[in-house]
RNAcentral holds the sequence, with entries from ENA and SILVA. The RNA shown here (small-subunit ribosomal RNA) has 1427 nucleotides and comes from an uncultured bacterium. The coordinates come from a structure-prediction model, not an experiment, and the mean pLDDT is 85. It matches the Rfam family "Bacterial small subunit ribosomal RNA". Gene Ontology terms of the family: ribosome and structural constituent of ribosome. The family is grouped with related families in Rfam's "SSU clan".
RNA sequence: AAUGAACGCUGGCGACAUGGAUUAGGCAUGCAAGUCGAACGGUAUAGCAAUAUACGAGUGGCGAAAGGGUGAGUAACACGUGAAUAAUCUACCUCUAAGUUUGGAAUAGCCUUUGGAAACGAAGAUUAAUACCGAAUGUGGUUUUCCUUUGCAUAAAGGGAAUACUAAAGAUUUAUCGCUUAGAGAGGAGUUCGCGUCCCAUUAGCUAGUUGGCGGGGUAAUGGCCCACCAAGGCAAUGACGGGUAGGUGGUCUGAGAGGAUGGUCACCCACACUGGGACUGAGACACUGCCCAGACUCCUACGGGAGGCUGCAGUCGAGAAUCUUCCGCAAUGGGCGAAAGCCUGACGGAGCGAUGUCGCGUGAGGGAUGAAGGUCUUCGGAUUGUAAACCUCUGUCACCAAGGACGAAGAAGUGACGGUACUUGGAGAGGAAGCCAUGGCUAACUACGUGCCAGCAGCCGCGGUAAUACGUAGAUGGCAAGCGUUAUUCGGAUUUACUGGGCGUAAAGGGUCCGCAGGGGGUUUAAAAAGUCGGACGUGAAAUCCCGGAGCUCAACUCCGGAACUGCAUCCGAAACUAUUGAACUAGAGUGAGUGAGGGGCCGAUGGAAUUCCUGGUGUAGCGGUGGAAUGCGUAGAUAUCAGGAAGAACACCAAUAGCGAAGGCAGUCGGCUUGCGCUUUACUGACCCUCAGGGACGAAAGCAUGGGUAGCAAACAGGAUUAGAUACCCUGGUAGUCCAUGCUGUAAACGGUGCAUACUGGACGCAAGAUUGGUCAACGGCCAAUUUUGUGUCUGAGCUAACGUGUUAAGUAUGCCGCCUGGGAACUACGGUCGCAAGAUUAAAACUCAAAGGAAUUGACGGGGGCCCGCACAAGCGGUGGAGUAUGUGGCUUAAUUCGAGGCAACGCGAAGAACCUUACCUGGGUUUGACAUAGUUCUUACAAUAUAUGACAGUAUAUGUCCUUCGGGAGUGAAUUACAGGUGCUGCAUGGCUGUCGUCAGCUCGUGUCGUGAGAUGUUCGGUUAAGUCCGGCAACGAGCGCAACCCGUAUCAUUAGUUACCAUCAUUUAGUUGGGGACUCUAAUGAGACUGCCUGUGUUAAGCAGGAGGAAGGCGCGGAUGACGUCAAGUCAGUAUGGUCCUUACACCCAGGGCUGCACACGUACUACAAUGGCCGGUACAAUGGGAAGCAAGACCGCGAGGUGGAGCAAAACCUUAAAACCGGCCCCAGUUCAGAUUGUAGUCUGCAACUCGACUACAUGAAGUUGGAAUCGCUAGUAAAGGCGUAUCAGCAUUGACGCCUUGAAUACGUUCCCGGGCCUUGUACACACCGCCCGUCACAUCAUGGGAGCUGGUUUCACCUUAAGCCGCCGAGCUAACCUUUCGAGGAGGCAGGUGUCCACGGUGGGGCUGGUGACUGGGA
Repeated sequence: AAUGAACGCUGGCGACAUGGAUUAGGCAUGCAAGUCGAACGGUAUAGCAAUAUACGAGUGGCGAAAGGGUGAGUAACACGUGAAUAAUCUACCUCUAAGUUUGGAAUAGCCUUUGGAAACGAAGAUUAAUACCGAAUGUGGUUUUCCUUUGCAUAAAGGGAAUACUAAAGAUUUAUCGCUUAGAGAGGAGUUCGCGUCCCAUUAGCUAGUUGGCGGGGUAAUGGCCCACCAAGGCAAUGACGGGUAGGUGGUCUGAGAGGAUGGUCACCCACACUGGGACUGAGACACUGCCCAGACUCCUACGGGAGGCUGCAGUCGAGAAUCUUCCGCAAUGGGCGAAAGCCUGACGGAGCGAUGUCGCGUGAGGGAUGAAGGUCUUCGGAUUGUAAACCUCUGUCACCAAGGACGAAGAAGUGACGGUACUUGGAGAGGAAGCCAUGGCUAACUACGUGCCAGCAGCCGCGGUAAUACGUAGAUGGCAAGCGUUAUUCGGAUUUACUGGGCGUAAAGGGUCCGCAGGGGGUUUAAAAAGUCGGACGUGAAAUCCCGGAGCUCAACUCCGGAACUGCAUCCGAAACUAUUGAACUAGAGUGAGUGAGGGGCCGAUGGAAUUCCUGGUGUAGCGGUGGAAUGCGUAGAUAUCAGGAAGAACACCAAUAGCGAAGGCAGUCGGCUUGCGCUUUACUGACCCUCAGGGACGAAAGCAUGGGUAGCAAACAGGAUUAGAUACCCUGGUAGUCCAUGCUGUAAACGGUGCAUACUGGACGCAAGAUUGGUCAACGGCCAAUUUUGUGUCUGAGCUAACGUGUUAAGUAUGCCGCCUGGGAACUACGGUCGCAAGAUUAAAACUCAAAGGAAUUGACGGGGGCCCGCACAAGCGGUGGAGUAUGUGGCUUAAUUCGAGGCAACGCGAAGAACCUUACCUGGGUUUGACAUAGUUCUUACAAUAUAUGACAGUAUAUGUCCUUCGGGAGUGAAUUACAGGUGCUGCAUGGCUGUCGUCAGCUCGUGUCGUGAGAUGUUCGGUUAAGUCCGGCAACGAGCGCAACCCGUAUCAUUAGUUACCAUCAUUUAGUUGGGGACUCUAAUGAGACUGCCUGUGUUAAGCAGGAGGAAGGCGCGGAUGACGUCAAGUCAGUAUGGUCCUUACACCCAGGGCUGCACACGUACUACAAUGGCCGGUACAAUGGGAAGCAAGACCGCGAGGUGGAGCAAAACCUUAAAACCGGCCCCAGUUCAGAUUGUAGUCUGCAACUCGACUACAUGAAGUUGGAAUCGCUAGUAAAGGCGUAUCAGCAUUGACGCCUUGAAUACGUUCCCGGGCCUUGUACACACCGCCCGUCACAUCAUGGGAGCUGGUUUCACCUUAAGCCGCCGAGCUAACCUUUCGAGGAGGCAGGUGUCCACGGUGGGGCUGGUGACUGGGA
């Protein structure tokens, strides 16, 4: 785009079309083929005759073979197209010629009798014809023969002669119509031929009337159409035979076309008429509404017997998704009959039903902003529906009413079903007339709500798991519109079967290789002819359709007229380039000869040495062998090792090479014999002999099979030992087929260059092998060198090609010829069937079903029990811990009214929490409040609030009393009450977010611009060689630059200088208990500014570089040390409970206030710490040395009291000024290795301090008590120098405290690093990848359960077809025909003859029967694989 459509929702009118696609299933009822009295006898009109009119039934004529229906069958001369008929027929019609004379016998009807239920008959009598029969005539025709002309073989046409045969019908209105013979025409029909005409080769052979001939029969006519005889043919890979499907065509739909699909309506042809068979009549039939027979079905019946055939028009039932009125009329067109009037006509003309389709029209038009109301959305401002409506002014198509009213009618009149229709005029009134689908992309059109991987959508991709433009609804919008969607089907897009117009190295696809028949293709020159080819002419190519021009219905659809076209077929004439054909020639293709060369080419025979194993003997002793390590195994009966001798079989080291040969498979010690192929040179020969090749034939690795040999080594199966979770494996020890030979079979391989064969052409560079020619050289009859050339075999690169990879004269380039093969993945290198094979199996080769992919090449990542380089307390080397104990603390779990919440590998777990007794607090129980504890605003009323006191209460609160601001007197500020907006929420969503943070990781990376390369993704830069802590720097380079990171700039610390000296300092001077004071400005220190370090210098090394190594100097040396600083990004990492915030939820509660409780609960498990287990220690006494800090609701000295925590009291200090004890260490003493003078848990008593309050649930003190624990399994953590370890001190939070935590400070102060193999993490390059959620990936097979389709299967049961035989209805034909018999002949009139009929019989044969096959369905216990 289309449809004979159907379904869903909806539906105003008209015109024109169209409507049983399924059951060629069954049918009630009515109609669909009659007509002629001018062929006839008759009948009726009241007896008969004549006449007139009309006519049932009948005789006769014509028609009924057309028209109408359907598509079952048919793969065929059925159809289409073009020929042929010299092989034919033709009623009615037209024309021409001639004729139409004379006789005869019957019969239906009618009448009588009679059978039967009926259908339908039987007998007798009588009668007519245009019914039937005889005779005459013969224009003619037929038969025989002769001549002429022509042709196409038989032959045809015309003419002459002769013999025989052969016609007729009448009717009437008297003008015609009929009839007969012959010829011609037109139209129709039969038959034959060329070409065209679906699928299957898993259908390859078919055929006995088969093919042909002679003769005959039969027919309108040819012909095995039929028969007798003779011959053995005929068809087939150019697809016979068989199977499946199907009416064919003009056309129709689609498509740019070529094609593809289709054949409804209309037209032409064919076939069929309940199923099968048969003939009759006739011009024509083997006959839709004729006949006979058989069968199935239905109906009637008196049971004896009969009737029927809607695939005609309507209609009915059935089945189905589905297809109409039992209508009107012969008015028109056409048909039959008739002289005509006319009759008949379900053909046809019309109407009806159906939105089934096409076309046309309408459902109103103009104005109208407060942009109404309502709806929807909203950022709450508004936006949109929307000029839409209302409202105003108009119009009247369609529909409705009324009036008029056709054409179609021809031919003077008459005649109209449609139809009172179309159309015209008038009337009323915007009144009666809009839906359907869609709105994620493709694809025009978007929001809200509901829902929450549910319900659902979906043509493909795909939507839906709480913010869905995709589901449902609403609003809005888009599209089409009396329709709109869906489904089904066809073509297109699809160059996705490729003729136009594709491919085969890796995506599907080159046969394993060669030979070769058919087939296809084929070198140069010339001539002929004209098959192909090209041009012209003529015939045909039906009409309709399509196209163009015009015309008619108001337009259009529709219809009509004219033209063009129908690309085809046939005939004739012409051309001769090309192809084919024929003839003649040629040598460039091909082949042969001559000369020569190389070779693991093949077959057969002989022969050699090394090695292995075995046997014998010697020497010799305890192991050997084997592995990652072992064991099995062998060995004291003497192995392994070693020496000598012998036997056997198999394979041939080195040479040896992208070297050689062969068609491929393949071929290797040496020698001999036989033999194929190939290269080079050569103008001797042939003369296109060539190329390719379906089918066919031959060869064809390994394994395997058969028979017979052989068997050293190796070695499937098998056995044992190991490994392992297992190990039917990998490893080891053994070991049989086999491997070897001969003769057969098998016929497959990643049989690969994954690249068919042949020929030609097209750039370079470098090899190897085999020749030839020329030149040179030498130790000269052979080498070597150079150049040229041919053949083979390799590497690299260009153009070109290619999706890319790649290929590139050995093409995958450019062309030609031929063959093979491909057409999404799986099922499936399968099933069934066929062929081959001894078997194994090979070959040929599907479908159901299922998926939306499968695949190729390349790219970027990620990953690897891949590779290379490098780094890190990553390992190693060390030191100290954790894991065991007790306690503290966090978490899980359990418990609970509640044990609030969050954090979950590293990167949660002394984390949020830098401080849970109340508060905090979010949790629970109970008591209370509701514009609220807090904010803003409006309205009304009120009067202060605060504070104090009292009552009540657990408190919160409630109630009462006292109290009462400013003022210009209007009011203002403020409080309270009511009310409206609102407040409030630590409710949910960190997977809606902002911000902040963790982590990889302080790892060295991450990118961009321009350029260049690539079809592109992308690449290059960023890779490479060095170097660095570093993408740090240098060098090179199709890259050149740049940005974020690195480094530096910042802070601290280490040295010095300058400046400044108070509260800090004190060397010198004075003074003093004391830097206390005077004084000093040197030192320390403080805190500001500077200096210093940069590979700057030297040596070596390195590429003359970057840099590295060593050295000097220096407080410090190669980043001096430490901090702050965290690229692009990853983990939907963490946080809605810090705050902020979208959405959502609650609103007398999920909000707010209060008391009490809980967060502290304890069988248990884990993490992180502290204290220990002791002598490097504990205890007692004595004596030293810090730094960071903090301090006013604070730090607090000295003094006094207390054993102590602490108390009393209070100098000083808002601080370099006052306060805040350093401890390990050191000195001396005791302890003497023990559960202790270690360790300190737990518990008791008595206290202190903070605080409203220490019961749940604080810290501390004193006395008493004195648990586990004696260095910690598997495993695991931190640390590289002022570090680890050890020791104490300070601070934040804070009333107090859990603090043993966190963050800082100083004191004492080590050990070790060979090194990068390994573990972990990371960086760069490279490689493989079937991964991309990226290896925590992907993914294979069995098994279990469920579902689906399918193969096999003992069988069972249908369909269809075939063969043999049996039976044989009706009927044609043949024969008989004793019975019967009007016409003609004879006749003696009795009869006979000719002919015919009944009847009988024979051949053929439908249905049917019996038996056996083929093909194809359904079903089947069980079974096989598949999805």